[in-house]
RNA sequence: GCUUUUAUGGCUCAGUCGGCAGAGCGAGCGGCUGUUAACCGCUAGGUCAGUGGUUCGAUCCCACUUAAAAGCG
Numbered sequence: 001g002c003u004u005u006u007a008u009g010g011c012u013c014a015g016u017c018g019g020c021a022g023a024g025c026g027a028g029c030g031g032c033u034g035u036u037a038a039c040c041g042c043u044a045g046g047u048c049a050g051u052g053g054u055u056c057g058a059u060c061c062c063a064c065u066u067a068a069a070a071g072c073g
Base pairs, nucleotide, nucleotide: 001072002071003070004069005068006067007066010025011024012023013022019056027043028042029041030040031039049065050064051063052062053061
């Protein structure tokens, strides 16, 4: 230098064919219990890496950029 893959709550990851952004763990509150743990319920927490484009509509499609990983040279 070229190619490919990945980037989504604090962490680990889903999100199918473009149509309301989710789960587990964690956090907060509550229930249960003599207390703690465990268990159960509820709540909060997201610029979907960034910029632009296509579209009525983009996490998803296209271009470029950034970061990480792998391969080639």

Transfer RNA from Tieghemostelium lacteum, 73 nucleotides, folded computationally. It matches the Rfam family "tRNA". Rfam classes the family as a transfer RNA. Its mean pLDDT, the model's own confidence on a scale to 100, is 81.